[in-house]
Molecule: Bacterial RNase P class A
Organism: Dehalococcoidia bacterium
RNA sequence: CAGAUGAACCGGGUGACCGCGUCCUUCCAGUAUUGGAAGGAUGAGGAAAGUCCGAGCUCCGCCGGGCAGGAUGCUGGGUAACGCCCAGGGUGCGGCGGUGAAAACCGGCGCAUACGGAAAGUGCCACAGAAACUAUACCGCCCUUACGGGCAAGGGUGAAAAGGUGAGGUAAGAGCUCACCGCUCCGAUGGCGACAUCGGUGGCGGGCAAACCCCAUCCGGUGCAAGACCGAAUAGCAGGGGAGAGGACGCCCGGCCUCGUUACAACCCUGGGGUAGGUCGCUUGACCCUUCCAGUAAUGGAAGGGCUAGAUAAAUGGUCACCGUCCUUCCGGUAACGGAAGGAUACAGAACUCGGCUUACAGGUUCGUCUGUUCC
Numbered sequence: 001c002a003g004a005u006g007a008a009c010c011g012g013g014u015g016a017c018c019g020c021g022u023c024c025u026u027c028c029a030g031u032a033u034u035g036g037a038a039g040g041a042u043g044a045g046g047a048a049a050g051u052c053c054g055a056g057c058u059c060c061g062c063c064g065g066g067c068a069g070g071a072u073g074c075u076g077g078g079u080a081a082c083g084c085c086c087a088g089g090g091u092g093c094g095g096c097g098g099u100g101a102a103a104a105c106c107g108g109c110g111c112a113u114a115c116g117g118a119a120a121g122u123g124c125c126a127c128a129g130a131a132a133c134u135a136u137a138c139c140g141c142c143c144u145u146a147c148g149g150g151c152a153a154g155g156g157u158g159a160a161a162a163g164g165u166g167a168g169g170u171a172a173g174a175g176c177u178c179a180c181c182g183c184u185c186c187g188a189u190g191g192c193g194a195c196a197u198c199g200g201u202g203g204c205g206g207g208c209a210a211a212c213c214c215c216a217u218c219c220g221g222u223g224c225a226a227g228a229c230c231g232a233a234u235a236g237c238a239g240g241g242g243a244g245a246g247g248a249c250g251c252c253c254g255g256c257c258u259c260g261u262u263a264c265a266a267c268c269c270u271g272g273g274g275u276a277g278g279u280c281g282c283u284u285g286a287c288c289c290u291u292c293c294a295g296u297a298a299u300g301g302a303a304g305g306g307c308u309a310g311a312u313a314a315a316u317g318g319u320c321a322c323c324g325u326c327c328u329u330c331c332g333g334u335a336a337c338g339g340a341a342g343g344a345u346a347c348a349g350a351a352c353u354c355g356g357c358u359u360a361c362a363g364g365u366u367c368g369u370c371u372g373u374u375c376c
Base pairs, nucleotide, nucleotide: 001372002371003370004369005368006367007366008365009364010363012323013322014321015320016319017318018317020043021042022041023040024039025038026037027036028035029034045347049358050357052356053355054354055353056352057223059221060220069219070218071217072216073215074088075087076086077085078084089115090113091112092111093110094109096107097106098105099104116214117213121212122211123208124207125206138155139154140151141150142149143148163181164180165179166178167177168176182204183202185200186199187198188197189196190195227280228279229278230277237271238270239269240268241267244259245258246257247256287306288305289304290303291302292301293300294299324345325344326343327342328341329340330339331338332337
């Protein structure tokens, strides 16, 4: 320098014109809620997204217990809490170094990890294969000729075959015996612990719990359309008054018809619930920034400073110009670099509020790791 990769951060700027939400001030109109005008302030994100997990807050009258159901699942710590985060352990994979003839072992590094229990019980393990777990025997080996008996080393099947390697042993074989390795159980030591190391012990009882299940821990439901308050018009309802009322569509009179006349007529008054609508909830909060301290870290503490959207059919926008940034091509230059043209400038849009996770994202910055190349 280039490429890959991990973490953290940024993710356009300025001006003009037109326009929008919220708040403040002044003026005008109105009894008032309010409406209008002018000026000023302010107005999306790192994910506002998915709505997956955990909380605050809210109501379900309160408190407790349980069934069913769900979630989580190595250890320790952090946190309001979590299925999140940090640190550590085990296991697997990769590459490096060392030992070694090799297999392999050891060391440190990187990545991944749903990592409780398969000796409580049930179930499943296709095909192939003799056999997929009360073991069994196709080829094979051995005895003693066999259609009888012994065996499981080798072959073969399979994703997986009854601990592995070597030696002894044997008719042939076999943990049958022994050494080493692995495993079960027990003990000691170290560690808060997961676990590690060492010693003894048992010849050694496949896999699947992301199958049922068992064990441990946690979980009541509801989501701001939660919930609280104010509250019309019209139509119902209740109480009181009421003797006449109606047949709208210029007014008056008469006739006819209908309803009513001691209470279900019209009409008037009052009350109450609900609806429309409005106000609150609503943004000061497990908040943000800086410094210091504690801690490996996640994180916690102290001091100082800051206030940064609150809409409700839903504002936060649009156009133009200039400048950034990146890419491609061309020109000049040994190079650094300069200039011109063209292109790109993402993902996305608050809706009660936080903590996480996941997903999307043009381009850029910083730091680290690995690989390659060049120079000293």